[in-house]
RNA sequence: GGGGGUAUGGUGUAACUGGCAACACGUUUGUCUCCAAAACAAAAGACUCUAGGUUCGAGCCCUAGUACCCCCG
Numbered sequence: 001g002g003g004g005g006u007a008u009g010g011u012g013u014a015a016c017u018g019g020c021a022a023c024a025c026g027u028u029u030g031u032c033u034c035c036a037a038a039a040c041a042a043a044a045g046a047c048u049c050u051a052g053g054u055u056c057g058a059g060c061c062c063u064a065g066u067a068c069c070c071c072c073g
Stems, first nucleotide, its partner, number of pairs: 001072007010025004019056001027043005049065005
């Protein structure tokens, strides 16, 4: 220098070739308990890496960039 892949709550992953961003763990609160754990119930938490574009509508499609990983030279 060229090509490819990944980026979504605190963590790990979903989201069927565009239509309410979900699940598990974790966190917080409650029930239970002498206390704690476990169990059960509830709640909070991601404007989806950034900036544009297409569309009635974008996590998903297009363009440019950023970070990391892989391959080629």

A computed fold for a 73-nucleotide RNA from Parcubacteria group bacterium GW2011_GWA2_42_14, annotated as transfer RNA. Rfam family: tRNA. Rfam classes the family as a transfer RNA.